This is a predicted structure of a 127-nucleotide RNA (c-di-AMP riboswitch aptamer (ydaO/yuaA leader)) from a soil metagenome. Rfam family: c-di-AMP riboswitch aptamer (ydaO/yuaA leader). From the family's description: This family represents a conserved RNA structure found upstream of the ydaO and yuaA genes in Bacillus subtilis and related genes in other bacteria. Its family is annotated with regulation of gene expression and cyclic-di-AMP binding in the Gene Ontology. The RNAcentral record of the sequence draws on MGnify.
[in-house]
RNA sequence: CGCCUAAUCCCCGGAAGGGGAGCGGAGGACCCAGUGUGUGGGGUCAAUCCGGGGCUGCCUCAAGCAAACCCGGACGGGCUAGCUCUUUGAGCCCGAACCCGUCAGCUAACUUCGCCGGCGUUCAAGG
Numbered sequence: 001c002g003c004c005u006a007a008u009c010c011c012c013g014g015a016a017g018g019g020g021a022g023c024g025g026a027g028g029a030c031c032c033a034g035u036g037u038g039u040g041g042g043g044u045c046a047a048u049c050c051g052g053g054g055c056u057g058c059c060u061c062a063a064g065c066a067a068a069c070c071c072g073g074a075c076g077g078g079c080u081a082g083c084u085c086u087u088u089g090a091g092c093c094c095g096a097a098c099c100c101g102u103c104a105g106c107u108a109a110c111u112u113c114g115c116c117g118g119c120g121u122u123c124a125a126g127g
Stems, first nucleotide, its partner, number of pairs: 001120004008021005022115006032105001038102001040103001041100004048074006056066003075095005085127006
């Protein structure tokens, strides 16, 4: 300096900490919607769904079922250094993790929470 992400900026303060703006999430009426509620249910996020193979386990060691792992498909997301934004095509990647705790649809007023962390660049044609 640039990228992912809401995760940045400003003010006071020696610091701790506090305040503001901005961005993002949750709860929460009427109306509307829903017939769901042990196979519990729900939330953040792009991070979901389906098919096949598999080897180990369950099993009456059979059928079948399920996890690690592998392959493919649908769908979702990211990447362009001319200052910014945006469209299309190709290419390369990602599809994790965590939280609430029996409980939450939408939702005005209102209430409340977060601003971490991880990385180092792709070519082309337009607006």
Model confidence (mean pLDDT): 82 of 100.